[in-house]
Molecule: Glycine riboswitch aptamer
Organism: uncultured Reyranella sp.
RNA sequence: CCUGUGGGAGAGACCGCCUUCGCUUCUCGCGAGGAGGAGGCGGCGCCGAAGGAGCAACCGGCCCCGGAAACUCUCAGGCAAACGGACCGCAGG
Numbered sequence: 001c002c003u004g005u006g007g008g009a010g011a012g013a014c015c016g017c018c019u020u021c022g023c024u025u026c027u028c029g030c031g032a033g034g035a036g037g038a039g040g041c042g043g044c045g046c047c048g049a050a051g052g053a054g055c056a057a058c059c060g061g062c063c064c065c066g067g068a069a070a071c072u073c074u075c076a077g078g079c080a081a082a083c084g085g086a087c088c089g090c091a092g093g
Base pairs, nucleotide, nucleotide: 001093002092003091004090005089006088007087012044014043015042016041017040018039019038020037021036023034024033025032026031045079046078047077051075052073053072054071058067059066060065
């Protein structure tokens, strides 16, 4: 470093519109309405632990410069569960 396996945090199951799917109420019917599922677009709020970027102190250096992070930013990503997930343990290569 790779594979398998166990663990693994934070933050709205927010709001509006559209599409679609069944359920349901009224109606003889046409049709009208209600509460939901899935998807898309937009809005506001929020989180840091994929990835990305930054460096006061620190280290190398020696005063130019270079460097890591769980620190900072929040571009990306995320905000029920699931999935994902830095990182940690175990087994194998």